Context: one part of a larger RNA
RNA sequence: ACCGGCGAGUUGCUAGAACGUAGCGAGGUUAAGUGUCUAUGACACGGAGCCGGAGCGAAAGCGAGUCUUAAAUGGGCGACUCAGUUGCGUUCUGCAGACCCGAAGCCGAGUGAUCUACGCAUGGCCAGGCUGAAGCGCGUGUAGCAAUGCGUGAAGGGCCGAACCAGUAGACGUUGAAAAGUCUUUGGAUGAGCUGUGCGUAGGGGUGAAAGGCCAAUCAAACUCGGAGAUAGCUGGUUCUCCCCGAAAUAGCUUUAGGGCUAGCCUCGGGCUAUAGAGUGACGGAGGUAGAGCACUGAUUGGGCUAGGGGGUUCACCGACCUACCGAUCCCAGUCAAACUCCGAAUGCCGUUAUCUCGUUACCCGGGAGUCAGCGUGCGGGUGCUAAGAUUCGCAUGCGAGAGGGAAACAACCCAGACCAGCAGCUAAGGUCCCUAAGUACUGGCUAAGUGCAUUAAGGAUGUGGGAUUGCCCAGACAGCUGGGAUGUUGGCUUAGAAGCAGCCACCAUUUAAAGAGUGCGUAAUUGCUCACCAGUCAAGCGGCCCCGCGCCGAAAAUUGUCGGGACUAAGCCAGUCACCGAAGCUCUGGAUUCGUCUCUUCGGAGGCGUCUGGUAGGGGAGCGUUCCGCUGUAGGGUGAAGCUGGAUCGCGAGGUCCGGUCGACGAAACGGAAGUGAUUAUGCCGGU
Numbered sequence: 001a002c003c004g005g006c007g008a009g010u011u012g013c014u015a016g017a018a019c020g021u022a023g024c025g026a027g028g029u030u031a032a033g034u035g036u037c038u039a040u041g042a043c044a045c046g047g048a049g050c051c052g053g054a055g056c057g058a059a060a061g062c063g064a065g066u067c068u069u070a071a072a073u074g075g076g077c078g079a080c081u082c083a084g085u086u087g088c089g090u091u092c093u094g095c096a097g098a099c100c101c102g103a104a105g106c107c108g109a110g111u112g113a114u115c116u117a118c119g120c121a122u123g124g125c126c127a128g129g130c131u132g133a134a135g136c137g138c139g140u141g142u143a144g145c146a147a148u149g150c151g152u153g154a155a156g157g158g159c160c161g162a163a164c165c166a167g168u169a170g171a172c173g174u175u176g177a178a179a180a181g182u183c184u185u186u187g188g189a190u191g192a193g194c195u196g197u198g199c200g201u202a203g204g205g206g207u208g209a210a211a212g213g214c215c216a217a218u219c220a221a222a223c224u225c226g227g228a229g230a231u232a233g234c235u236g237g238u239u240c241u242c243c244c245c246g247a248a249a250u251a252g253c254u255u256u257a258g259g260g261c262u263a264g265c266c267u268c269g270g271g272c273u274a275u276a277g278a279g280u281g282a283c284g285g286a287g288g289u290a291g292a293g294c295a296c297u298g299a300u301u302g303g304g305c306u307a308g309g310g311g312g313u314u315c316a317c318c319g320a321c322c323u324a325c326c327g328a329u330c331c332c333a334g335u336c337a338a339a340c341u342c343c344g345a346a347u348g349c350c351g352u353u354a355u356c357u358c359g360u361u362a363c364c365c366g367g368g369a370g371u372c373a374g375c376g377u378g379c380g381g382g383u384g385c386u387a388a389g390a391u392u393c394g395c396a397u398g399c400g401a402g403a404g405g406g407a408a409a410c411a412a413c414c415c416a417g418a419c420c421a422g423c424a425g426c427u428a429a430g431g432u433c434c435c436u437a438a439g440u441a442c443u444g445g446c447u448a449a450g451u452g453c454a455u456u457a458a459g460g461a462u463g464u465g466g467g468a469u470u471g472c473c474c475a476g477a478c479a480g481c482u483g484g485g486a487u488g489u490u491g492g493c494u495u496a497g498a499a500g501c502a503g504c505c506a507c508c509a510u511u512u513a514a515a516g517a518g519u520g521c522g523u524a525a526u527u528g529c530u531c532a533c534c535a536g537u538c539a540a541g542c543g544g545c546c547c548c549g550c551g552c553c554g555a556a557a558a559u560u561g562u563c564g565g566g567a568c569u570a571a572g573c574c575a576g577u578c579a580c581c582g583a584a585g586c587u588c589u590g591g592a593u594u595c596g597u598c599u600c601u602u603c604g605g606a607g608g609c610g611u612c613u614g615g616u617a618g619g620g621g622a623g624c625g626u627u628c629c630g631c632u633g634u635a636g637g638g639u640g641a642a643g644c645u646g647g648a649u650c651g652c653g654a655g656g657u658c659c660g661g662u663c664g665a666c667g668a669a670a671c672g673g674a675a676g677u678g679a680u681u682a683u684g685c686c687g688g689u
Base pairs, nucleotide, nucleotide: 001689002688003687004686005685006684011096012095013094015093016092017091018090019089020088021087022086023085024084027051028050029049033045034044035043036042037041055062056061065077066076067075068074099237100236102234106227107226108225109224110223111222117201118200119199120198121197122196123195124194125193126191128160129159130158131156135152136151137150138149139148140147164188165187166186169184170183171182172181203219205215206214207213240623241622242621243620244619245618250263251262252261253260254259264371265370266368267367268366269365270364271363276361277358278357279356280354281353282352283351284350285349291343292341293340297337298336299335301333302332303331304330308326309325310323311322312321313320314319374399375398376397377396378395379394380393381392382391383390404415405414406413419591420590421589422588424587425586426585430581431580432579433566434565435564439578441577442576443575444574445573446572452568459553460552463550464549465548466547467546469544470543471542472541480537481536482535483534484533486510487509488508491505492504493503516531520529521528592613595610596609597608598607599606600605624678626675627674628673629672630671636666643662644661645660646659647658648657649656650655
C1' cells in the first nucleotide's frame, strides 16, 4: 500500500416539553404490597399517592371572584370560554462518560541508585624516561651566623610518554557495523587519579566541582498501577435509498472576539381568510443627499476705492505732500467646503387608493434547526497613495450552496438556473481560414504599423485618409535654375578698429524691375559668401492654421519566441446587410415526481388539467436491507437449505425475484416486535498478502 474483518447519537430516570397514537373521560391512574396460575411471566386485588376539576391574596381568609384601599366609577390576577389523565411511540432538553477517538497534565499507592550522581567500607592499578625542592655530608666563608661550592638526597594537583581514563578538531557513518560508533588527531596519565566488589541516599524527593545535569536508551519533577471513559469552547472521523423545502456568515450582550445566549434568516404542525401581504399605476406626504450656489459660517485670486500701518520729501511744533510697499471694511470680476446653505433633484421611504396582477406568500401559536471566519464584481462613500487579490460601511448581484455554454486554461465577468431519457428542432452570450461546429459571405471605407486579432502616459513627428477655414496663383503662384541685390554711406555714437552683421541710438533719402542704414556665415577691421526683395526661365497648382479617423516613436527582465497555436494584409479596424453554428435556455416525443383541483373509486388508489422538481448547513416525508424474537424450528429442504458464483429480469433507488454452476444441512415469506442495524476515509484498530 491493497484486501478482509472490527469501528462512532446509545442506555437509565415515578425528570421535563411537544407531537402522534390507544384506553377511559369530569374524571384519569395505581405504587409498594397481597393472592391465584400454565410462574424471569400473566391475571386479579390493592385508591396510599399523583394530575385534573377554582381562583385571588404575603397571610389570616374569602370565593366566581379575590387582592389593593377608609372606599374603589378604577387597576392587577382570575371566571365568563377551549378536558383531562394514564400508557406506548417519535423528537428535543436536563442529569449521568452521553456520538466516537485524541492530550499535555493533576492526585494516590507502590517499584526502582545492576545505568548514572554523590557518599561509605574493603581491595586493585599506574611501562619507561626526564627534572632534581627541602634536608643531610664535606669544603670555602664568618668573631659566630648568614651566604656559597661540590656531593648526597628524592619532593612535586612537576615534565615527556604507553596501559588506563577522557573526548579536542576533522572526515566517515546518518533505513549506521553501532538508538552516540570508526579512523586520524588530541587532553590527563602520583592525582581533586583510575578502577573491582559490597553498601547507602527515592520523586517536589535524592544526588549535583552547577550543565536544570543525572536518578535503568525516560527528567523544568522517574517508572508502574489506580482515581479514569480526568477535562479538551480544539483537530479529525461519524456507515443504506428516494422525495419536498432550504439558510447564515448580521444585531445586542458576553474575561467576549475561531465559544456562547436571545433576536434575524430555514423547516414542520396548527390557527387566522381580509381593509392581510407582495408587485404595478395614480395621488398625498416627510427629508436636505447628488447637483448647484455664495444669502450665512469659513476659505480664496485679481482689480478699484479707502481707514490704518511702512517708506520718502518738507518739517522746532502743528501739519502738508509723494508712494509700481502692506492693507481691514466697502465695490467689481473670478473661485472652494464632510462637519457652509438663498436653493435643490432622481431613486428610495411612509401613507391613501384601484372592479389591476399574484393568491396566503402576511400575521399569530407551538416543535426542530443550522448560522455568528464570508468572499468577488458593479455602484455610493470613509481610511489608504482617488495603492493593494487592502480595509471598513451602504445598495445591487453572484459565488458560498450553482451544474451547462462563452472568456485558450480561470469560485464570483458575459449568457443561462441541470426531474429523467432521445443519433429531433430553434436560439443566448460568443462565434463561422485550419486545429474546431458554422461565411475563405456580401456592401462601403480605413490601416502598412504584423498595427491588429490581449496591453499605458506626458510629450514628439512633412506617416496617411477625411473635414473646415484662410493666403498666393496663367497679369504665371510654390520649388528649382540664371541674373540682379545698388547709391548718399565706412549712417551717428562708441571703440585700438566697429565699414549692414560686438554694443547703443536712429532706421531716413536716392537710383530703381528690385534691393533692409540689413537674415545668417565670415574678417583684427575691410574684402568675401548668402538672405530678404526684383527680373527672367519653367508651367499649374502652392502655402498657413484648426478639427476628426487609423497608424509611428516614446516602450527595459530575467529558461528561444509567441495573438490559445498554425497562420493572416485580412482571417485586422469602422459602419451596414443576409445566412449559419452555438447551452443541461426554449420547443418536440416518451417517462417519473411535488402541490392544487376535478372525475371515478373495491377507499389502497386510478385518470384528466394546471403547476412544480439545482442545492451545502439544516428541517420534514416515504422506503430498502441486516441480526434476533412472536407466529415457528412452521412452509420448504440430500429429487439439495444457507453461503459462494455466472446470467436473466423487476424496482427511480436502497434492493428484490428467477435460472444455471458450486456446495452439502439447514431454513424462509407474509404480519408484527426489538436492535450490538448499513463504512473508501478517523496519519483509525486487528489480521492476511